[in-house]
């Protein structure tokens, strides 16, 4: 000079789906992961109250530029299912979140010196 990991401390991105059912709930699938006896707020409504949507909060899980977690293409396309999932291309496509120690080190180049 240039690049460097596991551990580990902070932070932070992301999904959250199908089916049956009595929709008061309660049960199957697949997957790392399909939460919750939470809040609030929007529709409806004389009122309440479920269902729906939308957002925060906590917890799990993956994922953080060496970056396929996760978004878009996609109501796409092969396989696959009861339906979703899953799998494999798409993809050297377009988006996408990080600092500190580690590390007065270590790998390599370059140079001066004996």
């Nucleotide at each position: 000079u240039u690049u460097c990991a596991a551990c580990c401390g902070c932070a932070g991105g992301g999904g959250u789906g199908u089916c049956c059912u009595u929709u008061c709930u309660g049960g199957a699938c697949u997957g790392a992961g399909a939460g919750u006896u939470u809040u609030g707020g929007a529709c409806c409504g004389c009122a309440u109250g479920a269902u729906u949507c939308c957002a925060a909060a906590c917890a799990a899980c993956c994922c953080u530029u060496c970056g396929a977690a996760c978004c878009u293409g996609a109501u796409a396309c092969g396989g696959g299912u009861c339906a979703u999932a899953c799998c494999g291309g798409c993809g050297a496509a377009g988006g996408g979140a990080g600092c500190g120690a580690g590390a007065c080190g270590g790998c390599a180049g370059c140079g001066u010196a004996a």
The RNA shown here (TPP riboswitch aptamer (THI element)) has 114 nucleotides and comes from Rhodopirellula sp. The sequence was found by an Rfam model in a public genome assembly. The model forms 86% of the base pairs in the Rfam consensus. Its mean pLDDT, the model's own confidence on a scale to 100, is 76. NCBI's taxonomy places the organism under Bacteria, Pseudomonadati, Pirellulales, Pirellulaceae, Rhodopirellula. Its Rfam family is "TPP riboswitch aptamer (THI element)". Rfam describes the family as follows. Vitamin B(1) in its active form thiamin pyrophosphate (TPP) is an essential coenzyme that is synthesised by coupling of pyrimidine and thiazole moieties in bacteria. Its family is annotated with thiamine pyrophosphate binding in the Gene Ontology.